[in-house]
């Protein structure tokens, strides 16, 4: 330098192909259960979807640039 992949809640991930209310598990908060803890149960909070633009009535999703990380290739 070229190609490919990954980036979404504190952590691990789905959703992207086929645009239409951002979800799951764990964790966290409150409550129930217990003599207390654990387990179990109920409710709840938490997101500029890496970043800057474009298209569209509408973008995590489509298009372009950039950044970080990983893999492969070239030098």
């Nucleotide at each position: 330098c070229g190609g490919c992949g990954u980036a979404u809640a504190g952590c691990g991930c789905a959703g992207c192909c086929u645009g239409g209310u951002a979800g799951c598990g764990c964790a966290c908060u409150u409550c129930c259960u217990u003599g207390g803890g654990g387990u179990g149960g109920a409710a709840g909070g938490g997101g500029u979807c890496g970043u800057g633009g474009g298209u569209u009535c509408a973008a995590a999703u489509c298009c372009c640039g950039c950044u970080a990380c990983g893999c492969c290739g070239a030098c």
The RNA shown here (transfer RNA) has 75 nucleotides and comes from Prosthecochloris sp. CIB 2401.
The prediction has a mean pLDDT of 84.
Its Rfam family is "tRNA". Rfam describes the family as follows. Transfer RNA (tRNA) molecules are approximately 80 nucleotides in length. It is annotated as a transfer RNA.
NCBI's taxonomy places the organism under Bacteria, Chlorobiota, Chlorobiales, Chlorobiaceae, Prosthecochloris.